[in-house]
Description: Predicted 3D model of a 96-nucleotide RNA (c-di-GMP-I riboswitch aptamer) from an uncultured Pseudomonadota bacterium. The sequence was found by an Rfam model in a public genome assembly. Its Rfam family is "c-di-GMP-I riboswitch aptamer". Its family is annotated with cyclic-di-GMP binding in the Gene Ontology. The prediction has a mean pLDDT of 84.

RNA sequence: UCUGAAACAGGGCAAACCCGUCGCGAGGCGGGGACGCAAAGCUACCGGCCUUCCGCCUGAUCCCAAUCGAUCGGCCAAGGCAGCGGGGCUACCAGA
Numbered sequence: 001u002c003u004g005a006a007a008c009a010g011g012g013c014a015a016a017c018c019c020g021u022c023g024c025g026a027g028g029c030g031g032g033g034a035c036g037c038a039a040a041g042c043u044a045c046c047g048g049c050c051u052u053c054c055g056c057c058u059g060a061u062c063c064c065a066a067u068c069g070a071u072c073g074g075c076c077a078a079g080g081c082a083g084c085g086g087g088g089c090u091a092c093c094a095g096a
Stems, first nucleotide, its partner, number of pairs: 001096004012037002017032006035083001041089003045086003048081003055075003059072004
């Protein structure tokens, strides 16, 4: 460096769901729990997916004398997902 997950040693991680907590949300963190995982370790660089506090709208409705405002809808990543794929970095065991 490549290949493998049959075996050996130490073992490791933890989906759904439940509880707590933070967040508008996606989701994060802690505890319980194991569907799975040989990188299910780290990293948002590329693609993809998810979300919308803020912002924007000749949008709809309501309200107002009007502006403002309220609710809903649409758009938007700077937010998120590494257990969607690729790339980058690092690593246990065995073999070459």